[in-house]
Context: one part of a larger RNA
């Protein structure tokens, strides 16, 4: 000396589920691989280090001591690691009783609202905009009133709220179904944590088939603005937004924070549950569990901050970075119906 990192400076995989492997609780025995101890061989000569001797001296050549991580056979410790066996109940997990929720999947259904249909009043305008124009309208719009039709979305409630691994889920009823959470007691008895590789989920855009299409609205057309104006506003507009069923697999997919476990002042909201005290009470007060917030000490951090929901003190596992550009592109390979996506360079040049 045997590396530093990962909110924002390069850098946590989008998120699950698991294989392989690393990791792994208490406690008694037994074996003795690790891993200690010691003894024996053996680790050639040269060299090297230490005494010492020839060449006038050195370099260089000779004697002799000594040293040698290392390996092997033997004996021996057993505290920790591993393997065997036998117990435990704190980790894990099962059963019971409750419970909260926009968790998903199907059917049904309900009003407001836009649109168009028919009809009724009604008459010269409506529309739009910074002002306008292009649109519409005397073949009677616009406003209004009655009737019908279609589809998508679900105001208020709604929250700093809940529910889910992410993604993401919001009228209202049924039916099937996945996970949480709280108490009480009884089982199982380490069954566990992570996870290369595999696999599955996965917004919106896109893309197949066939349905649907009311608003919205890429592309496209006018019709303003402007030197121009392929925009930004205005009028219309088709893909598509919607269902089925196959696909694609990407994001600012964010907490730009990978899981898991323990352990470290505090104070206030809020959601779900339990348990006390008062109470007429859903109100209050206390208190313990599980979320989800806000200030905040310690301690960290370049600093912003982050502080029991850590970015603070460990450990265990994965995954990622290593200077800017060229490039997430070129080559190949897998994978897509294509779009493209996934591994992912380099010359060159600051």
């Nucleotide at each position: 000396c045997u590396g530093g990192g990962c909110g924002u400076a390069a850098a946590g995989c989008g998120c699950g589920c698991g294989u392989a492997g690393g990791c792994g609780g208490c406690u008694a025995u037994c074996u003795a691989a690790g891993u200690c101890a010691c003894c024996u061989g053996u680790g050639a000569a040269a060299u090297u280090c230490c005494g010492g001797a020839g060449c006038u001296c050195a370099a260089c050549u000779c004697c002799g001591c000594g040293g040698g991580u290392g390996c092997a056979u033997g004996u021996g410790a057993u505290a920790c690691u591993a393997g065997g066996u036998g117990g435990c109940u704190a980790g894990a997990g099962c059963a019971c009783g409750g419970u909260a929720g926009a968790g998903g999947c199907g059917a049904g259904u309900g009003g407001a609202a836009u649109u168009c249909c028919c009809g009724g009043u009604g008459u010269a305008g409506c529309g739009g905009u910074g002002g306008a124009a292009u649109g519409c309208g005397u073949a009677g719009a616009u406003a209004u009133c009655g009737g019908g039709a279609a589809g998508a979305a679900c105001a208020c409630c709604u929250g700093u709220g809940g529910c889910g691994a992410a993604g993401g889920c919001g009228g209202c009823u049924c039916g099937c179904u996945g996970g949480g959470c709280c108490g009480a007691u009884g089982c199982u008895g380490a069954c566990g944590c992570u996870g290369a590789g595999g696999u599955g989920c996965g917004a919106a855009a896109g893309c197949g088939u066939g349905g649907g299409g009311a608003g919205c609205a890429a592309a496209c057309a006018g019709g303003a603005u402007u030197a121009g104006a392929u925009a930004c506003c205005c009028u219309g507009g088709u893909a598509g937004u919607c269902c089925a069923c196959g696909c694609c697999g990407u994001a600012a997919a964010c907490g730009a924070u990978g899981g898991g476990c323990a352990c470290u002042a505090g104070g206030c909201g809020u959601c779900g549950g339990g348990g006390g005290g008062a109470g007429c009470g859903a109100c209050c007060c206390u208190u313990u569990c599980g979320g989800u917030g806000c200030c905040g000490c310690a301690g960290c951090u370049a600093a912003c901050g982050c502080a029991g929901u850590a970015a603070g003190u460990g450990c265990c596992c994965c995954g990622c970075c290593u200077g800017g550009g060229g490039a997430g592109u070129a080559c190949g390979g897998c994978c897509g119906c294509a779009a493209g996506g996934c591994u992912g360079a380099a010359a060159c040049u600051c």

Notes
Predicted 3D model of a 350-nucleotide part of an RNA (small-subunit ribosomal RNA, central domain) from a marine sediment metagenome. Its mean pLDDT, the model's own confidence on a scale to 100, is 89.